[in-house]
RNA sequence: GGAGUAGACCAGGCGAUCGCCGGAUUUUUAAUCCGGAGGAAAGUCCGAACACCGCAGGGCAGGGUGCUCCAUAACAUGGAGUCGCGGUAACGCGAAGGAAAGUGCAACAGAAAGCAAACCGCCCGACACCAACGGGUGCCGGGUAAGGGUGAAACGGUGUGGUAAGAGCACACCAGUUCCCCGGGUGACCGGGGAAGCUCGGCAAACCCCACCCGGUGCAAGACCAAAUAGGGGAGCGUUCGAGGGUUGCCCGCCCGAGCUCCCGGGUAGGUCGCAAGAGGUGCCGGGUAACCGGCAUCCUCAGAUGAAUGAUCGUCACCCGGCAGGGGUAACCCGAGCCGGGAACAGAAUUCGGCUUAUGGGCUGCUCCGGCC
Numbered sequence: 001g002g003a004g005u006a007g008a009c010c011a012g013g014c015g016a017u018c019g020c021c022g023g024a025u026u027u028u029u030a031a032u033c034c035g036g037a038g039g040a041a042a043g044u045c046c047g048a049a050c051a052c053c054g055c056a057g058g059g060c061a062g063g064g065u066g067c068u069c070c071a072u073a074a075c076a077u078g079g080a081g082u083c084g085c086g087g088u089a090a091c092g093c094g095a096a097g098g099a100a101a102g103u104g105c106a107a108c109a110g111a112a113a114g115c116a117a118a119c120c121g122c123c124c125g126a127c128a129c130c131a132a133c134g135g136g137u138g139c140c141g142g143g144u145a146a147g148g149g150u151g152a153a154a155c156g157g158u159g160u161g162g163u164a165a166g167a168g169c170a171c172a173c174c175a176g177u178u179c180c181c182c183g184g185g186u187g188a189c190c191g192g193g194g195a196a197g198c199u200c201g202g203c204a205a206a207c208c209c210c211a212c213c214c215g216g217u218g219c220a221a222g223a224c225c226a227a228a229u230a231g232g233g234g235a236g237c238g239u240u241c242g243a244g245g246g247u248u249g250c251c252c253g254c255c256c257g258a259g260c261u262c263c264c265g266g267g268u269a270g271g272u273c274g275c276a277a278g279a280g281g282u283g284c285c286g287g288g289u290a291a292c293c294g295g296c297a298u299c300c301u302c303a304g305a306u307g308a309a310u311g312a313u314c315g316u317c318a319c320c321c322g323g324c325a326g327g328g329g330u331a332a333c334c335c336g337a338g339c340c341g342g343g344a345a346c347a348g349a350a351u352u353c354g355g356c357u358u359a360u361g362g363g364c365u366g367c368u369c370c371g372g373c374c
Base pairs, nucleotide, nucleotide: 001370002369003368004367005366006365007364009362010361012317013316014315015314016313017312018311020036021035022034023033024032025031026030038346042357043356045355046354047353048352049351050218051217052216053215062214063213064212065211066210067081068080069079070078071077082096083094084093085092086091097209098208102207103206104203105202119148120147121144122143123142124141125140127138128137129136130135156174157173158172159171160170161169175199176198177196178195179194180193181192182191183190184189222273223272224271225270232264233263234262235261236260237259244256245255246254247253280299281298282297283296284295285294286293287292319343320342321341322340323339324338326335327334328333
């Protein structure tokens, strides 16, 4: 210098002007002061809190999870490991239990694909023909999984013996499987030794089996207050002995006239709460490899809207990119205080937390490999 890999971090600062939302105070319809998005507020994919409904307990069905230990309120999350795979390496990835319980599936090719299989080849035998000194060719019957060929996959590998030719048929070594013993580890598992020819293919994000876990709906949950109008229930008064209404405030008169008044209860509109002090943030100390846990101190009006505020403009500083002046170097190229121009992402709370995933600008640090120079 190049390529790669892992981790943590920042998300512009300050000032001015004009606005928006919430709160407090007062001089109350306005002022002043204070506060006002994120690392993902997103996707709504998991797990919880909380609320209501359901529920004696158990089982079936259905769904989920699936190496080990630990962490946690919980998890399909995290940490540390094991094993397998990929990578030269740093490191990454893995729904990673069971296929010698059962059922099922496998295109094409191939003779045969799951109680394996005889196309070619090899071997033995019968027959026919040729040749006639061993033999060759054709065909039929049988043996053979060592060789060829097909396939993603053909039922361990190498060698020796064995055999008509062959075959774990036998033996030696190697690989695997199962079982036993010893040692290490909390454990997954690892290391070592021994026995058995045992060689038993793949797929369970196919059914299934095994182990463990799981009730449903989501803040439009739900709780409280509560009109007008129209229903419901009750009481009282009244229907030619006229309640009540209209006619100028009252009385008379006149007209209309079968309902009128009060109480109770449910629901709706609307309002309040839920709803911002929490599995909380920060710092220090202690335990732990770590995730995380414990203790102490400290902070908090650290957004709370409901068609939904959190913004805009200007100046300046800082940042990034390109170019130029300039500097270094033999060169490739590198640096670049200064000047000019441009840029500044992804995206925006809506009950709240813990995760995961996805989107996205920037610089920083550790580690690995390769190349050059000293």